[in-house]
Context: one part of a larger RNA
RNA sequence: UCAUGGCUAAGGAACUAGGCAAAAUUGUCCUGUAACUUCGGGAGAAAGGACCCCUCGCGAGAGGGCGCAGAGAAUCGGCCCAGGCGACUGUUUAACAAAAACACAUGGCUUUGCAAAAUAGAAAUAUGAGGUAUAAGGCCUGACACCUGCCCGGUGCCGGAAGGUUAAGAGGAGAUGUCAUCGCAAGAGAAGCAUUGAAUUGAAGCCCCGGUAAACGGCGGCCGUAACUAUAACGGUCCUAAGGUAGCGAAAUUCCUUGUCGGGUAAGUUCCGACCUGCACGAAUGGUGUAACGAUCUGGGCACUGUCUCAGCCAUGAGCUCG
Numbered sequence: 001u002c003a004u005g006g007c008u009a010a011g012g013a014a015c016u017a018g019g020c021a022a023a024a025u026u027g028u029c030c031u032g033u034a035a036c037u038u039c040g041g042g043a044g045a046a047a048g049g050a051c052c053c054c055u056c057g058c059g060a061g062a063g064g065g066c067g068c069a070g071a072g073a074a075u076c077g078g079c080c081c082a083g084g085c086g087a088c089u090g091u092u093u094a095a096c097a098a099a100a101a102c103a104c105a106u107g108g109c110u111u112u113g114c115a116a117a118a119u120a121g122a123a124a125u126a127u128g129a130g131g132u133a134u135a136a137g138g139c140c141u142g143a144c145a146c147c148u149g150c151c152c153g154g155u156g157c158c159g160g161a162a163g164g165u166u167a168a169g170a171g172g173a174g175a176u177g178u179c180a181u182c183g184c185a186a187g188a189g190a191a192g193c194a195u196u197g198a199a200u201u202g203a204a205g206c207c208c209c210g211g212u213a214a215a216c217g218g219c220g221g222c223c224g225u226a227a228c229u230a231u232a233a234c235g236g237u238c239c240u241a242a243g244g245u246a247g248c249g250a251a252a253u254u255c256c257u258u259g260u261c262g263g264g265u266a267a268g269u270u271c272c273g274a275c276c277u278g279c280a281c282g283a284a285u286g287g288u289g290u291a292a293c294g295a296u297c298u299g300g301g302c303a304c305u306g307u308c309u310c311a312g313c314c315a316u317g318a319g320c321u322c323g
Base pairs, nucleotide, nucleotide: 001318002317003316004315005314006313007312008311010309011308014307019304027051028050029049030048031047036041038143052065053064054063055062056061066070078302079301080300081299082298083297084296085294086293090102091101107140108139109138110137111136112135118127119126120125144289145288146287147286149219150218151217154216155215156212157211158210159209160208163207164206165205169201170200174196175195176194177193178192181188182187220238221237222236223235224234247281248278259275260274261273262272263271
């Protein structure tokens, strides 16, 4: 000096990104126990008290004794208030992330009538399932409570078949080569064999017509107006498929921003409650609440302490120096 452990006057988080670490609490019995609540919980809430030994007694108990201390050591919950997120128990990045991520019960959409759809395979075949729509597959949401608004113009999906377009194939007009033949030549040129090839016909699809948003998704601007001012219930106008409803809102979302007001502090960029000017919330890509739960995150308080003011001492081990 390092590591591990023990103790510490006065103060008690002043430390620090942050009470990290440590301390404190701790057992059994008795008393007592709030808000809130899904009436089960919350709850071991919180807050208090008792606890040993000897004699007598069946016992309740009575009398007595010792210590600073009687759950005498060890084992052995710290607690409270408020908020965010996720309902919960669970699962996860084996070896830097345990979470607000995944899953979940619930809800919804959609496919599938059984030789099912879907999946694996070249196929046989297998899973689905020795199941049968209260079943099986896919996708989304994520307990519960209250709800889930408007838009089908784009993309997707479903349905439709009149018309337009459209492949191979069918079709074979015509053209070309060759050649008998004709012709003095130039050239013309039957049949055959080849090479091409127009019209016509020709499905789904696409165009087209409807439907569908708990399908992918989307959900405006400008101007004026009330008897102070301000604001605009109201009006005008442009555009759109439709212009964001309820609820929430400086939020895990707010740039300006440490917004403004209130609370808490002597002092608060964090926190809580409001306001709404939402850069850029918003309804199963779910919205808003919510008891219980959480090795979750954030803020505050009580208790407690060497975290600190500010260090000191001791023990053990290692190192270093000497031998």
RNAcentral holds the full RNA, with entries from SILVA. This is a predicted structure of a 323-nucleotide part of an RNA (large-subunit ribosomal RNA, domain IV) from an activated sludge metagenome. Its mean pLDDT, the model's own confidence on a scale to 100, is 88. Its Rfam family is "Bacterial large subunit ribosomal RNA".